SAM riboswitch aptamer (S box leader) from Nocardioides sp. Root614, 146 nucleotides, folded computationally. The same sequence occurs in records of 2 taxa. NCBI's taxonomy places the organism under Bacteria, Bacillati, Actinomycetota, Propionibacteriales, Nocardioides. Rfam family: SAM riboswitch aptamer (S box leader). Rfam links the family to the GO term regulation of gene expression. Rfam describes the family as follows. The SAM riboswitch is found upstream of a number of genes which code for proteins involved in methionine or cysteine biosynthesis in Gram-positive bacteria.
[in-house]
C1' cells in the first nucleotide's frame, strides 16, 4: 500500500493520567470540562480465523501430513536424503458448540445520516419535490493470496 472474498439495524465500560476535542472525509445531526481524543489498568461484547462434533459434496486432478510398497542410491558401521505407486486423514459447503492459555476486532448513535444511479414503490398522471426500497461509491473490520 493496492487486489479479491465475506460482514456492518445486535452486542459489550469503569478507573487512573492528562485537558479539547471527537464522531474517517464533504454537509447535516451530535458526543463532550458532570471530561474529548490519546496512553496504561482492569473488565466485557461478539465470533472472522483458528479449534470440536455432525452432515453433505469430492473422492478426476492438485496440495500437506502419516503409513506401507517398489526403484534408485550415498556411506569405510548405522542411518538417509530422492523418487514411484498405493492406502488413510485433512482441504470445499453447511448446521451446531466451546470462548479457556491460540490470531485479530469491537465496547455512543445503523457505517449515526445522507450524498450518486434508478423502465422500482406511494404520495397525485409525467417533470419536480418528500417518504420508501434496491443497487452503487467511500469506509471500517477479519480472511486470502501479493
Nucleotide at each position: 500500500u493496492g487486489c479479491u472474498c465475506a460482514u456492518c439495524c445486535a452486542g459489550a465500560g469503569g478507573g487512573a493520567c492528562u485537558g479539547a476535542g471527537g464522531g474517517a472525509a464533504c454537509g447535516g445531526c451530535c458526543c463532550u470540562g458532570a471530561g474529548a481524543a490519546g496512553u496504561c489498568c482492569c473488565g466485557g461484547c461478539a465470533a472472522c480465523c483458528g479449534c470440536c462434533g455432525c452432515g453433505a459434496a469430492u473422492c478426476c486432478c492438485c496440495g500437506u501430513a502419516c503409513g506401507c510398497a517398489c526403484c534408485a542410491g550415498u556411506g569405510c558401521u548405522u542411518g538417509a536424503a530422492g523418487g514411484u505407486g498405493c492406502g488413510u486423514a485433512c482441504g470445499u459447503c453447511g448446521c451446531g458448540g466451546a470462548a479457556a492459555c491460540g490470531g485479530u476486532g469491537c465496547c455512543a448513535a445503523a457505517u449515526c445520516c445522507g450524498a450518486c444511479c434508478g423502465u422500482c414503490g406511494c404520495g397525485a398522471g409525467a417533470g419536480u419535490c418528500g417518504c420508501g426500497c434496491g443497487g452503487g461509491c467511500a469506509g471500517a473490520u477479519g480472511a486470502g493470496a501479493a
Record summary: The coordinates come from a structure-prediction model, not an experiment, and the mean pLDDT is 75.